[in-house]
RNA sequence: AAAUGAUAAAGGCAAACUUAUCGUGAGAUAAGGACGCAAAGCCAAGGGUCUUAUUAAAGACAGCCUGGCUACCUUU
Numbered sequence: 001a002a003a004u005g006a007u008a009a010a011g012g013c014a015a016a017c018u019u020a021u022c023g024u025g026a027g028a029u030a031a032g033g034a035c036g037c038a039a040a041g042c043c044a045a046g047g048g049u050c051u052u053a054u055u056a057a058a059g060a061c062a063g064c065c066u067g068g069c070u071a072c073c074u075u076u
Stems, first nucleotide, its partner, number of pairs: 002076002005073001012037002017032006035063001041069003045066003048061005
């Protein structure tokens, strides 16, 4: 530097659900809570799903997939 996730070690994140707030809504934020995750870290570039609206658009989802960027440790 590149690859890797068997075996470890240090850790990390947090689904569903509940409460509060925001939003027309999909959903988001915070607290609780853990189904799971080796990028379940970040990015809306491509596809897809969803929401609102109505001939012309605007949004949401990265824990749907592809892609890009960054990263701990072991091993090769």